[in-house]
Context: one part of a larger RNA
RNA sequence: AAUUCCGUCGCGGCUCCGACCCCUCCUGGCAAAAUGAUCCCCUUCAACCCGUCUUGAAACACGGACCAAGGAGUCUAACAUAUGUGCGAGUAUUCGGGUGUCAAACCCGCGUGCGCAAUGAAAGUGAGUGGUAGGACCUUUGGGGCACUAUCGACCGAUCAUGAUCCUCUAUGGUGAAAGAUUUGAGUUGGAGCAUACAUGUUGGGACCCGAAAGAUGGUGAACUAUGCCUGAAUAGGGUGAAGCCAGGGGAAACUCUGGUGGAGGCUCGUAGCGAUUCUGACGUGCAAAUCGAUCGUCAAAUUUGGGUAUAGGGGCGAAAGACUAAUCGAACCAUCUAGUAGCUGGUUCCCUCCGAAAUUUCCCUCAGGAUAGCUGCAACUCGUAUCCAGUUUUAUCAGGUAAAGCGAAUGAUUAGAGGUUUCGGGGAUGAAACAUCCUCGACCUAUUCUCAAACUUUAAAUGGGUAAGAGCGGGGGCGUUGCUUAAGUGAACCCUACCGUUGAAUGGGAGUUGCUAGUGGGCCAUUCCGGGUAAGCUGGACUGGCGAUGCGGGAUGAUCCGAACGCUGAGUUAAAGUGCCGAACUGUCCGCUCACCUAGAUCCCACAAAAGGUGUUGGUUCAUUUUGACAGCAGGACGGUGGCCACGGAAGUCGGAAUCCGCUAAGGAGUGUGUAACAACUCACCUGCCGAAUGAACUAGCCCUGAAAAUGGAUGGCGCUGAAGCGGGCGACUUAUACUCAGCCAUCGGGGCAAGUGCGAGGCCCCGAUGAGUAGGAGGGCGUGGUGCUCGUCGAGCAGCCGAGGGCGCGAGCCCGGGUGAAACGUGCACUAGUGCAGAUCUUGGU
Numbered sequence: 001a002a003u004u005c006c007g008u009c010g011c012g013g014c015u016c017c018g019a020c021c022c023c024u025c026c027u028g029g030c031a032a033a034a035u036g037a038u039c040c041c042c043u044u045c046a047a048c049c050c051g052u053c054u055u056g057a058a059a060c061a062c063g064g065a066c067c068a069a070g071g072a073g074u075c076u077a078a079c080a081u082a083u084g085u086g087c088g089a090g091u092a093u094u095c096g097g098g099u100g101u102c103a104a105a106c107c108c109g110c111g112u113g114c115g116c117a118a119u120g121a122a123a124g125u126g127a128g129u130g131g132u133a134g135g136a137c138c139u140u141u142g143g144g145g146c147a148c149u150a151u152c153g154a155c156c157g158a159u160c161a162u163g164a165u166c167c168u169c170u171a172u173g174g175u176g177a178a179a180g181a182u183u184u185g186a187g188u189u190g191g192a193g194c195a196u197a198c199a200u201g202u203u204g205g206g207a208c209c210c211g212a213a214a215g216a217u218g219g220u221g222a223a224c225u226a227u228g229c230c231u232g233a234a235u236a237g238g239g240u241g242a243a244g245c246c247a248g249g250g251g252a253a254a255c256u257c258u259g260g261u262g263g264a265g266g267c268u269c270g271u272a273g274c275g276a277u278u279c280u281g282a283c284g285u286g287c288a289a290a291u292c293g294a295u296c297g298u299c300a301a302a303u304u305u306g307g308g309u310a311u312a313g314g315g316g317c318g319a320a321a322g323a324c325u326a327a328u329c330g331a332a333c334c335a336u337c338u339a340g341u342a343g344c345u346g347g348u349u350c351c352c353u354c355c356g357a358a359a360u361u362u363c364c365c366u367c368a369g370g371a372u373a374g375c376u377g378c379a380a381c382u383c384g385u386a387u388c389c390a391g392u393u394u395u396a397u398c399a400g401g402u403a404a405a406g407c408g409a410a411u412g413a414u415u416a417g418a419g420g421u422u423u424c425g426g427g428g429a430u431g432a433a434a435c436a437u438c439c440u441c442g443a444c445c446u447a448u449u450c451u452c453a454a455a456c457u458u459u460a461a462a463u464g465g466g467u468a469a470g471a472g473c474g475g476g477g478g479c480g481u482u483g484c485u486u487a488a489g490u491g492a493a494c495c496c497u498a499c500c501g502u503u504g505a506a507u508g509g510g511a512g513u514u515g516c517u518a519g520u521g522g523g524c525c526a527u528u529c530c531g532g533g534u535a536a537g538c539u540g541g542a543c544u545g546g547c548g549a550u551g552c553g554g555g556a557u558g559a560u561c562c563g564a565a566c567g568c569u570g571a572g573u574u575a576a577a578g579u580g581c582c583g584a585a586c587u588g589u590c591c592g593c594u595c596a597c598c599u600a601g602a603u604c605c606c607a608c609a610a611a612a613g614g615u616g617u618u619g620g621u622u623c624a625u626u627u628u629g630a631c632a633g634c635a636g637g638a639c640g641g642u643g644g645c646c647a648c649g650g651a652a653g654u655c656g657g658a659a660u661c662c663g664c665u666a667a668g669g670a671g672u673g674u675g676u677a678a679c680a681a682c683u684c685a686c687c688u689g690c691c692g693a694a695u696g697a698a699c700u701a702g703c704c705c706u707g708a709a710a711a712u713g714g715a716u717g718g719c720g721c722u723g724a725a726g727c728g729g730g731c732g733a734c735u736u737a738u739a740c741u742c743a744g745c746c747a748u749c750g751g752g753g754c755a756a757g758u759g760c761g762a763g764g765c766c767c768c769g770a771u772g773a774g775u776a777g778g779a780g781g782g783c784g785u786g787g788u789g790c791u792c793g794u795c796g797a798g799c800a801g802c803c804g805a806g807g808g809c810g811c812g813a814g815c816c817c818g819g820g821u822g823a824a825a826c827g828u829g830c831a832c833u834a835g836u837g838c839a840g841a842u843c844u845u846g847g848u
Base pairs, nucleotide, nucleotide: 049064050063051062052061065848066847067846068845069844070843075205076204077203078202079201080200081199083197084196085195086194087193090114091113092112095109096108097107098106118125119124130152131151132150133149134148137144138143153189154188155187156185157184158183159181160180166174167173168171208347209346211344215337216336217335218334219333220332226311227310228309229308230307231306232305233304234303237269238268239267240265244261245260246259247258248257249256250255273298274297275296278294279293281292282291313329315325316324350782351781352780353779354778355777360373362371363370364369374520375519377516378515379514380513381512382511383510388509389508390507392506393505394469395468396467397466398465404459405457406456411453412452413451416448418446419445420444423443424442425441426440427439428438429437430436472502473501474500475499476497477496478495480494481493482492484491523547524546525545526544528542529541530540531539532538552563553562554561567745568744569743570742571741572740573739577735578734579733580719581718582717586732588731589730590729591728592727593726601721612706613705614704616703617702618701619700620699621698622697623696624695625694633690634689635688636687637686639663640662641661645657646656669684673682674681746772747771748770749769750768751767752766753765754764783837785834786833787832788831789830790829792827793826794825801821802820803819806817807816808815809814
């Protein structure tokens, strides 16, 4: 290395078995019964109220007692696009005529619309098989090549430039061939349209429905009330006592005093009347859409009041309050324009299936709105697994100036000393002076040193961005072309190549094109990065991911956190999170820490705590002491020169100041405290004895403690927990999500096969695979209602409708059958048609 064998795993085929499902058949039990149905009670688990605007609703945001009936995208015109149908270089029922079974249907004709030719302002002029590349397909394998796309030409008109020829009025004239242009057109290059139906969209119309505040036109009102005028009516009883008058007194007089009389007054008390201050009384679904009671103002006048009359709506009237003008007044009421308009609020009615957003760009008298691009859906076409594509990696290459770094590199800022011949400035010494000498402070210079920069930088990432990863290159061969080259088919260049060599990144994937188009254009949150701010559940940006539009498991609770996205079921396994009890699951195991009387602690976001401190406890680091016996404890000594010097009233170790030696010693400071007026006395440092092994100091960080105060009583979620059920680690087991795996079923999408032999059968049958969330919104397929036509049916042997603990089908909207009631019409299928589906609109009407 090959072959063979054995074992295991995977794939494919065949056979058999089993599970599940479906169809068909058989069969057991039960007979007022259960396995079916309905109602009530109790219990366990889950569980906040719908609709709506909103970033966000269970909301202390708004609408909503209940029931019935009514109740909102319609019709029309135009345009755009798609599709169906008819005819087709045409097409079409305007109209006229003919025929006719006579408003129909059929036939014919002119005109007209659109189309068949464009271009130019216009006069005017006026186009026909093109080449190359890709290309379905055909093929005789040589080749040909539709549509469409790209590109290069040609032609037509316009524009620009040129201007042969010809004309006659010879001049800035006209005509205008051929050949041109990097100019231009909604053109041509063997037509595609017209009509009609339907769908969607846009616009005009009341334009989905309801809703203003306003505006305009024409009228009606002064029976309420405002004011004027005319004409009538009404207003107890008192008080006060003006003018005038009388009498008496005084006085020369003027005049004055006293007493009467008199009866004035926008005087007074007060009744009726008129009004309306207070109780902020009664009442407040009243007696009353302004009343009742008591109280109060005025009461002979600007008084009250009847009738008549005048003034009218941008008008009146006003002792003026914007009062009053018929319960209406900062512009009455009625009708009409008028279904006024609303970028605003509210509402907008059956089902299933498939896809599925945006809150961003630009512009706007734009900021509660539109248009525009983006995102979405639907439809169609060209191809069919690579010369294609990519939110990916690799390789190669390019641009950059962020992070970092740097400042003994430039710019700018900035600390500290050191050394300086000269230079400059200030001060000083010597000197009469000197650019004389010396000292000194700065500037400055030199070598260093400390710290910095969004608008500094030599250097310079990570991530991100652009481009490329084959029509290649080299060789060989070859029919040809050439105006270059050669004497020359010589060469050179170009061209072809299914040959040779060299080399070619990976991974994944159906790809591309066109038309129409809704909604959106309030956003919010998180990690990270950036700007403002003391900060914010603050404000403005960027990348990505989420919520919005979304459920599920976990975080007790919860839009956004962690896990993970969803058809209906069964089984198994997990994620995040958990495993004392509430609560499914180990009071598992091993190691350490922690005691918390102001009530320790206990799991992302997250529902707080700091500086500072602790001889609480546990680790660590560094430096010391120690068997030459430390530390602590007990005991002994702690002396002399000397009451050192100065100062002081005094100062003897100890008020204070400066100094701080020597001797003897095992050791003892010119003294660590107590103390005295000053001494004394005690004590300490220091030495020694006993003892016998560790000791001291400074930092550091784990848990714990202090720091730590708020108003209803309260929260590791609660109970509770202490060799934890706390904190920090290690290990194992277990619990469970709509996640993952397997199986079955449903739907959608994609792929493959199939009518021949016997019923149905392509709108079908069989097989395989993948997928399944969804607001606004789009599309497809269905259900139901009224009416019309055709068709097939039901019905007095009981239609429709209604009632019900009956039976069944469908995912559903809904449908079918049995029973009762009822008493006369009703339905299927196929088409057409629409005033076609209600829970909401402070909806309308009626009922409760």